Predicted 3D model of an 84-nucleotide RNA (SAM riboswitch aptamer (S box leader)). Its Rfam family is "SAM riboswitch aptamer (S box leader)". Its family is annotated with regulation of gene expression in the Gene Ontology.
RNA sequence: AUCUUAUAAAGAGAGAUGGAGGGACUAGCCCUGUGAAAUCUCACCAACCCAUUUAGUUGGGUGGUAAAGCUAGAACUAUAAGAU
Numbered sequence: 001a002u003c004u005u006a007u008a009a010a011g012a013g014a015g016a017u018g019g020a021g022g023g024a025c026u027a028g029c030c031c032u033g034u035g036a037a038a039u040c041u042c043a044c045c046a047a048c049c050c051a052u053u054u055a056g057u058u059g060g061g062u063g064g065u066a067a068a069g070c071u072a073g074a075a076c077u078a079u080a081a082g083a084u
Base pairs, nucleotide, nucleotide: 001084002083003082004081005080006079007078008077013042014041015040016039017038021031022030023029025073026072027071028070043065044064045063047062048061049060050059051058069076
């Protein structure tokens, strides 16, 4: 990178740096100098996998912590696990 399977109305944020964008895409709508993206620190959540346990019980890997994947659309996207 491609393919397969599963999930996506639940859950969970503060600080520092930074200084104008962000919510994938299109249309809408929304967030944002009362500080966007990004990076770092600490905290938190518990979806998939591994180990463990009487027990989602504990530890680890990946992931996540505005709004139903923000809404609608699609031959869309994201994440996890597996295969090539």
The prediction has a mean pLDDT of 82.